[in-house]
Transfer RNA from an Anaerolineales bacterium, 74 nucleotides, folded computationally. Model confidence (mean pLDDT): 81 of 100. RNAcentral holds the sequence, with entries from ENA.
RNA sequence: GGGGCUGUGGCUCAGUUGGUUAGAGCGUUCGGUUCACAUCCGAGAGGUCGUGGGUUCGAGUCCCUCCAGCCCCA
Numbered sequence: 001g002g003g004g005c006u007g008u009g010g011c012u013c014a015g016u017u018g019g020u021u022a023g024a025g026c027g028u029u030c031g032g033u034u035c036a037c038a039u040c041c042g043a044g045a046g047g048u049c050g051u052g053g054g055u056u057c058g059a060g061u062c063c064c065u066c067c068a069g070c071c072c073c074a
Base pairs, nucleotide, nucleotide: 001073002072003071004070005069006068007067010026011025012024013023019057028044029043030042031041032040050066052064053063054062
């Protein structure tokens, strides 16, 4: 220099052919249960989906640019 894959709550991930409110597990906070802890039960907080732009009535999803990580080729 060329090519490929990945990027979504603190962590690990799902998200189908673009469609109505972006979800799960773990973690965390509060409450219940217990003598207490754990387990279990209930409730809550936490995201502008890596950046910027474009297409569209509508984008996590499609297109372009850039950034970061990993891999391959030279």
Its Rfam family is "tRNA". Its family is annotated with triplet codon-amino acid adaptor activity in the Gene Ontology. The family's RNA type in Rfam is transfer RNA.